[in-house]
The prediction has a mean pLDDT of 82.
A computed fold for a 73-nucleotide RNA from an Anaerolineaceae bacterium, annotated as transfer RNA.
It matches the Rfam family "tRNA". Rfam describes the family as follows. Transfer RNA (tRNA) molecules are approximately 80 nucleotides in length.

RNA sequence: GUCCCUGUAGCUCAGUUGGAUAGAGUGCAAGCCUCCGAAGCUUGAAGCUGGAGUUCGAGUCUCCACAGGGACA
Numbered sequence: 001g002u003c004c005c006u007g008u009a010g011c012u013c014a015g016u017u018g019g020a021u022a023g024a025g026u027g028c029a030a031g032c033c034u035c036c037g038a039a040g041c042u043u044g045a046a047g048c049u050g051g052a053g054u055u056c057g058a059g060u061c062u063c064c065a066c067a068g069g070g071a072c073a
Base pairs, nucleotide, nucleotide: 001072002071003070004069005068006067007066010026011025012024013023019056028044029043030042031041032040049065050064051063052062053061
């Protein structure tokens, strides 16, 4: 340099043919429980890498960037 893949919560991942309020595990905070803590139960906060486009509607499709990984040279 060319080509391919990936980017969603603090972390690990789902997300169907483009459609309803984007979910799970773990972690975190609060409450209940307890003499205290752990465990358990309940509740909560927190997210689509950035920009543009297509569309009634985009995490999903297209383009350009950015970041990580891989193949070839």